[in-house]
Context: one part of a larger RNA
RNA sequence: GAUGAACGCUAGCUACAGGCCUAACACAUGCAAGUCGAGGGGCAGCAGGGGAGCAAUCCCGCUGGCGACCGGCGCACGGGUGCGUAACACGUAUACAAUCUACCCUCUACUAAGGGAUAGCCCGGAGAAAUUCGGAUUAAUACCUUAUAAUACAGGGGUGCGGCAUCGCAAUAUUUGUUAAAGAUUUAUUGGUAGGGGAUGAGUAUGCGCAACAUUAGAUAGUUGGUAAGGUAACGGCUUACCAAGUCAGCGAUGUUUAGGGGUUCUGAGAGGAAGGUCCCCCACACUGGAACUGAGACACGGUCCAGACUCCUACGGGAGGCAGCAGUGAGGAAUAUUGGUCAAUGGUCGAAGGACUGAACCAGCCAAGUAGCGUGAAGGAAGACGGUAUUAUGUAUUGUAAACUUCUUUUGUAGAGGAAUAAAGUUCGGGAUGUAUCCCGUUUUGUAUGUACUUUACGAAUAAGCAUCGGCUAACUCCGUGCCAGCAGCCGCGGUAAUACGGAGGAUGCGAGCGUUAUCC
Numbered sequence: 001g002a003u004g005a006a007c008g009c010u011a012g013c014u015a016c017a018g019g020c021c022u023a024a025c026a027c028a029u030g031c032a033a034g035u036c037g038a039g040g041g042g043c044a045g046c047a048g049g050g051g052a053g054c055a056a057u058c059c060c061g062c063u064g065g066c067g068a069c070c071g072g073c074g075c076a077c078g079g080g081u082g083c084g085u086a087a088c089a090c091g092u093a094u095a096c097a098a099u100c101u102a103c104c105c106u107c108u109a110c111u112a113a114g115g116g117a118u119a120g121c122c123c124g125g126a127g128a129a130a131u132u133c134g135g136a137u138u139a140a141u142a143c144c145u146u147a148u149a150a151u152a153c154a155g156g157g158g159u160g161c162g163g164c165a166u167c168g169c170a171a172u173a174u175u176u177g178u179u180a181a182a183g184a185u186u187u188a189u190u191g192g193u194a195g196g197g198g199a200u201g202a203g204u205a206u207g208c209g210c211a212a213c214a215u216u217a218g219a220u221a222g223u224u225g226g227u228a229a230g231g232u233a234a235c236g237g238c239u240u241a242c243c244a245a246g247u248c249a250g251c252g253a254u255g256u257u258u259a260g261g262g263g264u265u266c267u268g269a270g271a272g273g274a275a276g277g278u279c280c281c282c283c284a285c286a287c288u289g290g291a292a293c294u295g296a297g298a299c300a301c302g303g304u305c306c307a308g309a310c311u312c313c314u315a316c317g318g319g320a321g322g323c324a325g326c327a328g329u330g331a332g333g334a335a336u337a338u339u340g341g342u343c344a345a346u347g348g349u350c351g352a353a354g355g356a357c358u359g360a361a362c363c364a365g366c367c368a369a370g371u372a373g374c375g376u377g378a379a380g381g382a383a384g385a386c387g388g389u390a391u392u393a394u395g396u397a398u399u400g401u402a403a404a405c406u407u408c409u410u411u412u413g414u415a416g417a418g419g420a421a422u423a424a425a426g427u428u429c430g431g432g433a434u435g436u437a438u439c440c441c442g443u444u445u446u447g448u449a450u451g452u453a454c455u456u457u458a459c460g461a462a463u464a465a466g467c468a469u470c471g472g473c474u475a476a477c478u479c480c481g482u483g484c485c486a487g488c489a490g491c492c493g494c495g496g497u498a499a500u501a502c503g504g505a506g507g508a509u510g511c512g513a514g515c516g517u518u519a520u521c522c
Base pairs, nucleotide, nucleotide: 001521002520003519005518006517007516008515009514012374013373014372015371016370018367019366020332025330026329027328029327030326031325034073035072036071039070040069042066043065046064047063048062049060050059051058052057080285081284082283090209091208092207093206094205095204096203099202100201104198105197106196107195108194109193110192111191112146113145114144115143122135123134124133125132126131152178153177154176155175156174159170160169161168162167183190184189185188211257212256213255218248219247220246223245224244225243226242227241228240229239230238260282261281262280263279264275265274266273267272287308288307289306290305291304310321311320312319313318338364340363341362342361346360347358348357349356350355377408378407379406380405387399388398389397390396391395413459414458415457416456417455418454422449426445429442430441431440432439433438434437466511467510468509469508470507471492472491473490477506478505479504480503481502487494488493
């Protein structure tokens, strides 16, 4: 000098940033991922309408809309944590002629004909529950079959060009085989299928860099290489069979210990040393271990299955759960906050849109835990007052221009008045331009924070100072008490009767809404 700090004493305000470093310990409760009726059958509940009836009431999906259900997209993002990992994990530089990529953009072609189910609803059954079984019936952008078929895919034959070894690309009147689709409505669109290109994202490989210990010296059988096959989006012992006997290591293999990496941060003149909290990028993980399914993408935090530990429910037969999301609780600890508000803005998902959801985000609350700013008054004022302290004691010194007193100011405070920006777009309605599906103009509407910030009026010095130190290092000295006691102390060292070093007082010094102590790093 620095800190995600803690402790002691003290404490007026504002802004900005920060806040479980320990138990990746266990978690009550609420919320954190839904959305689409312009895909579908429908209609539980709500509102409207219609019908029957004197009425109570009943009926009708007819309309707005819509619980549950089928279907689509999303849930692989966003948010958390740092257990593991010494590794192509990360950083940097390359490569993929060894690869994939939903949504988005662009180009080309197509979108034909049929079928059987199933959830829901209804009927019946089992179970304490979770849940589940049977029957009947029904739809789709769900599922299946057929057609069409190439510049796609697979195989064969030829041509041209190129390269980086395996090879790559292009043109075809070459040939054989395989593979597709879905509709919707308000009729203007939008969707679907196949293929090429782009963009974005991801995967893989390699050079170099990236801890400690030799009181770790040998390690290795899928091990190292080859052939063949399988597997993968893709290369590869990735896996399997067979064959060979290799491969790594004193330029540190193997083992053990520790650890997420980087941008950066702290310190330092620098070289270095130390750290990796907040913010950004990457990685890993989601009670512990294992596994796959779905999908463009996961081996998936709020999905599935199995095993385990733990907790809970149970009618004892059987079931349920996973805060390292946001709050919050217990525990641990020196120690770390609200079971708050809003989707107004920014962004995300879904939707044609209106919109819905969003503990992402934006706000507010708590905490001197940090940084910065402001204030606690200013000018004048000597009888150098009273009081205190010291003293050489009728006196003097000091506290001290300090106070009183006079004049002034009002940041802040209290009370009152006014009062934002953050809103741009989009929507509604009207108009215009042309390229007719886009743009422009006007209008209307939308603010959580917030009656906040800020401005202004009145009042009145009014509401606001402490902490540590004073032997030397080190700025600042005297008196009293104590008497190697009580105590101090970072080091040297103080204290045994005149202690500037202990305790108190007066005074002084330093910093100041803080000041000291402790811990850690340079």
Small-subunit ribosomal RNA, 5' domain from an uncultured bacterium, 522 nucleotides, folded computationally. The coordinates come from a structure-prediction model, not an experiment, and the mean pLDDT is 83. It matches the Rfam family "Bacterial small subunit ribosomal RNA". Its family is annotated with structural constituent of ribosome and ribosome in the Gene Ontology.